The part of an RNA shown here (large-subunit ribosomal RNA, domain V) has 566 nucleotides and comes from Prasinoderma coloniale. The organism belongs to Prasinoderma, within Eukaryota. The prediction has a mean pLDDT of 82. It matches the Rfam family "Bacterial large subunit ribosomal RNA". RNAcentral holds the full RNA, with entries from ENA.
[in-house]
Context: one part of a larger RNA
Parts: sequence; structure tokens; C1' cells
RNA sequence: CUCACGGUAAGGCGAGAAGACCCCGUGGACCUUUACUCAAGCCCUGCAUUGAGUGUCGGGACCUGUGUGCGCAGACUAGGUAGGAGCGGUAUCCAUAGGUUGCGGCCUAGAGGACACGCAUCAGUGAGAGACUACCCACACACACCGGCGCUCUCACCCUGUGGACAGUGCAUGGUGGAGAGUUUGACUGGGGCGGUCGCCUCCUAAAGAGUAACGGAGGUGUAUGCAAGGUAGGCUCACCCCGGACGGCAACCGGGCGAGUGGGGAGAAUGCCCUAUGCCUGCUUGACUGUAAGAUGGGCACAUCGAGCAGAGACGAAAGUCGAUCAUACUGAACCGGAGUUUCCUUGUGGAAGGGGCUUCGCUCAACGGAUCAAAGGUACCCCGGGGAUAACAGGCUUAUACUUCCCGAGAGCUCGAAUCGACGGAAGUGUUUGGCACCUCGAUGUCGUCUCCCUGUGUCCUCGUGCUGCAGAAGGUGCGAAGGGUUCGGCUGUUCGCCGAUUAAUACAGGACGCGGAUGGGUUUAGAACGUCGUAAGACAGUUUGGUUUCUACCUACCGUGAG
Repeated sequence: CUCACGGUAAGGCGAGAAGACCCCGUGGACCUUUACUCAAGCCCUGCAUUGAGUGUCGGGACCUGUGUGCGCAGACUAGGUAGGAGCGGUAUCCAUAGGUUGCGGCCUAGAGGACACGCAUCAGUGAGAGACUACCCACACACACCGGCGCUCUCACCCUGUGGACAGUGCAUGGUGGAGAGUUUGACUGGGGCGGUCGCCUCCUAAAGAGUAACGGAGGUGUAUGCAAGGUAGGCUCACCCCGGACGGCAACCGGGCGAGUGGGGAGAAUGCCCUAUGCCUGCUUGACUGUAAGAUGGGCACAUCGAGCAGAGACGAAAGUCGAUCAUACUGAACCGGAGUUUCCUUGUGGAAGGGGCUUCGCUCAACGGAUCAAAGGUACCCCGGGGAUAACAGGCUUAUACUUCCCGAGAGCUCGAAUCGACGGAAGUGUUUGGCACCUCGAUGUCGUCUCCCUGUGUCCUCGUGCUGCAGAAGGUGCGAAGGGUUCGGCUGUUCGCCGAUUAAUACAGGACGCGGAUGGGUUUAGAACGUCGUAAGACAGUUUGGUUUCUACCUACCGUGAG
């Protein structure tokens, strides 16, 4: 050196399982509820099944029945109309009784008495003629009807009892209704959540055309104005300052001066612009018009902005002219659906109409403001799927604010004396052990704290060794320099690292090695059970607590240890 065998498990980001944590998906599933929408069930009410009788209260639309209906004239109490020549049968009359009427009268009953016919037709009067029948009108009454509240009755093969038009059932309507169902529960985001934000306007960032991002720095807006803050014609000049003037003062009002500058004003934010005024005052007014529009600017689209000119009817002005709101840039909302007005359009055989279209206009913090629906919140540690190292937690990497170490300056302390020692205020480095920032490998998996075991390394050295200075007499120290050979304990508490304490020791140093090391442990953290406190209506939740809780792998390669052979 090669090979074999037996071992050890450091590496092969070893094997295993398309990570269960985290985020994402207009994914899923269960669970909750005062999310939304339904909805079984339940309840109220109405109608039907559903009948009979009756009491009482109330009503005045109908039906039914009964009664009433009076001018004068006329035997007389004639409601109206039509038919109509017969009708009725013990119907009649009287006494009597009852009812009714303001009176006359009318109605009912009539058991006692009387009689055999009575009433019409006719006649006459009158606007109208009678018996009888039918219908109608007005009024009154009435289980005639309606309504409320009760009571009683009954139905079935037989007997006894009970209930009974209630209940039950059907249909309809309103209420209730996480028992149940289907769903929703936004995005941005230096991970996600919490917080904040979401449209529009102004400035800066913006790099002297335009445009230009961030959870960059500052503000404003969801209006206002017609007795104008609009239009037009004419006129005027501000702010500030100085001087003078009763109360009057820094500042009220009056007079004078300065004022080419805009410091004032232009409704409001900011920026730009405006004394020829876009500012201020006065007069007259409604162009804060109707129908249009060449041509431009911005924009991915949608759309937004500017606009000469033409026609109509006007305002102001002597006229030329100006006027289609406001100094400009914000003051907002697509479409669907619906309302109103209007229109020479369409309108289902035709004429109309209903309805629709065109034009004008109204109704959205659709503010998540290019608006998914008319209509929507949560939990999941019981969880699942698809994905992501596009994105968090461990480790690594970059960075080094923070941390640690060193140095510079040297105010001052040190009796005196900056530097024996300490060293403010500041400054400069180093390290990559802290807490972070970033999100670069890894989410088709890089196992996470502590402990045990076993090590390797650094030196910014705790001890041991050498040495300088000392505010080192000696001893003991202080503070530096060199130095990594060796060493650096045992216990109590806690899962603890750490820390505190006890006892020792020459000393009980600090770090790195995936916060060394799953070889071992599994106490903690970090699944499913359960409980407490707190929060939540609840499902459930809590860097709050408590108890319990599967730690897989037969070694292929590298590495190392041992044995043997060549």
C1' cells in the first nucleotide's frame, strides 16, 4: 500500500414520511353564534272538514217572515206596478182578551153567543179602484241575518262510560326557530396577526420636458355661493410703516405722507398665477343658457380636460365686444334595477292601450371609493388537501444598531502630582459569544432547550511559570506584559442554561466547534385527555398555571478502532 473480517457511529445537509409548525389558495371539512339566507318542528289567527238547539250583548248591508202605509172626494185607512173575473172556506159578526196608534182606527186570538154566506166584478168618486196572485218601495219588529261571549245536544256492529264540533288533519298567514342545511367572514403588509391604510386634491422625494416607488416627509377633501362669492359696464388700489387728531391704549375711526411692490386680497389646503389686475366698490342683470362643434391634451381601456366657430333666444355695454358659472388645480361613483317629466319612436290582425325605446332628471360613506350579492360573523391543539424556503420559528450566511473587548483624548479624583490606581464628556477600532435587522441555501423535513457520555480548538489567562511599574519597606496586594504545557471541585434550590446559597480549592477562567455531540435521557418546550385563573354570548383562546403523554433505522460509501492475510 491492497484486501478481508469484527467493531464505533462523526460525515454522506444519511434512510423513512411531496413538513403536522408558519404563510398562501377568492381549497376543504367539522364546530359555534345576538353573521347572512333558508328551514323541520312549535305557536297565534283565518278558511275547510263542521252539524243541531238555546241564552245574552251588540249591529243595521242583505235575505226570509209578519205587520204598518189614513190629504180631498169616495160606503172607506187606495203604498207602487203587473196580471186579473172570479176568490175564499167556517172563513163572518158580537161579547171578551191581548197588541198597536197622538185620535179615529188597525192587527191577533176568539173557548161564550149569533148567522149562512162573505169579498169582488158593477156603480160612483178620484190623479190612481179595490177580490185574488206575483214582484217591488218605505218603515218597524223577529233566531230573519251578521258579529262577540256563553250553555246544551249528538254518530252510526252491540253494551257501559268519557270526550265532542273542540281536538286532529289540510291549505293560507304572521311569529318563533344553530335541532338542521347551504354559505360568507377583503386586500395591502420588510412572515402572519394586532395596529394603520384603501377614492380624490396640493407640495417635497422626482435626478431643470412628461412620468416615476416605499407602512417615505407634510397637509387638505366628500363642500360653499343666486339679498352672489356668477355675468357685464364703469370706477378704484392693497399690506406694512411714519406724522397729526377727545375719550382711544400696540391695535377701532378721521386727515396727511411713504408705498413699482405684492409682503394684502383672491370662500377653504398647498402650489402656481394675478396692479392692463383674476383684487375692491357701484349700477343693471341671470350666459350658473338650448342645439352643436373643427381641432387638440392626458389615459392601457373606461374616461377626463381644453376648445375657436355655427344656429336659437338673451344679459351688460354708446360701441368694439364679453358672457355656455366661480383665478386654476379637489369637493366624487361605472352598469343593472326603479321613480318623475318629456318625446314627431316601437307597440304582436287593425285602432287604441298596457309595455318598451330616446332625451332630461332623481334614488348608492356601492368610502374595500373600476363598485363580485338585494342580502353574510367567528373557532379548530380533532383537523385535512394543494403549494411555498416566493414567507416566519431552529441552525448557517450577510450586517453589527445593540452587546462584548481594546485603543485615542485627558476634564477631574488621587494632600501636592493627568497617566500607581480611577477616569467624566467625547472619539476610533476590533470580535462575531448577546438582543436584533435582512429573508440568501434548506418547508418532496437541516429533530428543538437542558442533562449524561465523549472529545477537539481558541486566548480576550482563573490557577500554576517568567517579568515591568507601583501611592511595591517586608508579607499581602493593585495594574500591565509574555505564556495555552497542565489544571480548573463537591453539594442545596430550580426542567433550567443562568443565577443565588453552602463547603472546599493553587484556581473553582471565558468562549467556539449546527447555542459541539439523539450515542443516551426526555425534566422543559410543542399535538391529541383533563383541570384552574382570565378572556370570549359561544365554539374556543392565553411567551398564564397544573397533571398525563409511542424518541424508528439489520451501516452501502467516507472516517476511525482492532485482528488477520498478501